RNA sequence: GCUUGGAUAGCUCAGUUGGUAGAGCGCUUCCCUGAAGAGGAAUAGGUCCCCAGUUCGAGCCUGGGUCCAAGCA
Numbered sequence: 001g002c003u004u005g006g007a008u009a010g011c012u013c014a015g016u017u018g019g020u021a022g023a024g025c026g027c028u029u030c031c032c033u034g035a036a037g038a039g040g041a042a043u044a045g046g047u048c049c050c051c052a053g054u055u056c057g058a059g060c061c062u063g064g065g066u067c068c069a070a071g072c073a
Stems, first nucleotide, its partner, number of pairs: 001072007010025004019056001028042004049065005
C1' cells in the first nucleotide's frame, strides 16, 4: 500500500425488511440475614466512533475520515 471484518450501556455482545435501541454481567435502592454471600423485586445508565448524503424517517443504505484485528504484498 491492497483486501476483509469490526467500532452500540461500565464490561461482553445482540439488533430481523429502514419505523420509538435491547440482553447477560456489573452499579444503585429495597426485601431477606445477627452480618455478609446467595436468592428475590425495582430503578438508573446511550451524541449507536466522527463528518456529510439519500429518505417523511438511518444503529441499519451511500460517500469520506479515524481507530482496532486478520490476511496479502
Transfer RNA from a Minisyncoccota bacterium, 73 nucleotides, folded computationally.
The organism belongs to Minisyncoccota, within Bacteria.
Rfam family: tRNA. Rfam links the family to the GO term triplet codon-amino acid adaptor activity.